TPP riboswitch aptamer (THI element) from Enterorhabdus sp. P55, 116 nucleotides, folded computationally.
The organism belongs to Enterorhabdus, within Bacteria.
Its Rfam family is "TPP riboswitch aptamer (THI element)". Rfam's curators write: Vitamin B(1) in its active form thiamin pyrophosphate (TPP) is an essential coenzyme that is synthesised by coupling of pyrimidine and thiazole moieties in bacteria.
Its mean pLDDT, the model's own confidence on a scale to 100, is 77.
């Protein structure tokens, strides 16, 4: 100088949107098949709730992220662009928050031993 590597365990944090078509009625149903972006758009279970039109919570799983922290939340029912529509894209953003320890590895220093 170049190349390669820059990890593992445990634990913890987090989100799951937009949309088209079809279908189902109480000993029932909350479903099925597609489209968009994305790492991920809810796979399994329990409980609750609702229902002439319609879900939520918790546990497990998948995925992402853990202070060198844009995973994710707030600001934001905001701004600019775009779309069938949507945090879809940009910007905001050196903003305010946000979940950690152990081992390995590397570097430096001290002491001891061995070799030159």
């Nucleotide at each position: 100088a170049c190349c390669u590597c820059a990890g593992a365990g445990c634990u913890g944090g987090g989100g799951a949107g937009c949309u088209u078509g079809c279908g189902u009625c109480a000993u029932g149903c909350g479903g099925c098949a597609g489209g968009c972006u994305g790492a991920g758009a809810g796979g399994g279970g329990a409980c609750g709730c609702g229902c002439c039109a319609u879900c939520g919570u918790c546990c497990c799983g998948a995925c992402c992220c853990a202070c060198c922290g844009a995973a994710c939340c707030u600001g934001a029912c905001a701004u600019g662009g775009g779309u069938a529509a949507u945090g879809c894209c940009a910007a905001c953003g050196a903003a305010g928050g946000g979940a950690g320890u152990u081992c390995a590895c590397c570097a430096u220093g001290a002491c001891g031993c061995a070799c030159g």